[in-house]
Context: one part of a larger RNA
RNA sequence: CGCAAGAUACUUGAGAGGAGUCGUCCUUUGUACGAGAGGAUCAGGAUGAACGAACCUCUGGUCUAUCGGCUGUUCCGCCAGGAGCACUGCCGAGUAGCUAUGUUCGGAAGGGAUAACCGCUGAAAGCAUCUAAGUGGGAAGCCCACCUCAAGAUAAGGUAUCAUAGAUCCGUGAGAGAUGAUCACGUUGAUAGGCCGUAGGUGUACGCGCAGUAAUGCGUUCAGCCGAGCGGUACUAAUAGAUCAU
Repeated sequence: CGCAAGAUACUUGAGAGGAGUCGUCCUUUGUACGAGAGGAUCAGGAUGAACGAACCUCUGGUCUAUCGGCUGUUCCGCCAGGAGCACUGCCGAGUAGCUAUGUUCGGAAGGGAUAACCGCUGAAAGCAUCUAAGUGGGAAGCCCACCUCAAGAUAAGGUAUCAUAGAUCCGUGAGAGAUGAUCACGUUGAUAGGCCGUAGGUGUACGCGCAGUAAUGCGUUCAGCCGAGCGGUACUAAUAGAUCAU
């Protein structure tokens, strides 16, 4: 921009894409078969490999939020306690998030038309013949079925509702994200921050007291600090408004 008046929501599905794999074991059964050795079909069940999707409860990884330890140096007048810099200074842990080697799930079942092939009836050709008329079976393959997209499907579909309808700008943001976009919210408000609490992380703070000449240890103290997660709370900011359009 179109879909011959404008919107919001929900849809149909022409069409397109994805998937489609392969073992082992058990029962049937040591049965059918076979002199024996050996050893099934059909059918039912269990469990895997690789592949794929989603997810983070578990097992791990990462985690330049966070907590702790340690070194050098500068600074906070000094001590103590801290801050900056040193690859995140180095090291030990680690929530959310992200993630696989982790977890869950998937391939199926079923229907239709067929291939090779196997048939029925059956003439041409008094027989025979699956074929000429007619008719049945038959595959991991084909068409459906399963999952996803899908009306720019220009043949542009349908339904419901609304029509001072709706949308955008603007602002707060994240289940989204390079930017647009998408989604949530904008005081009739929990959208983000703050604050309060908490799952959880770290691992027992500072100060003080006690013991020790001291280093240090013990007590206060499962402390202190943090808390991307979860919940609450209008304290702060989403005010006020403008534009398009019917």
Overview: Predicted 3D model of a 246-nucleotide part of an RNA (large-subunit ribosomal RNA, domain VI) from Candidatus Sungbacteria bacterium RIFCSPHIGHO2_01_FULL_47_32. RNAcentral holds the full RNA, with entries from ENA. It matches the Rfam family "Bacterial large subunit ribosomal RNA". Rfam links the family to the GO terms ribosome and structural constituent of ribosome.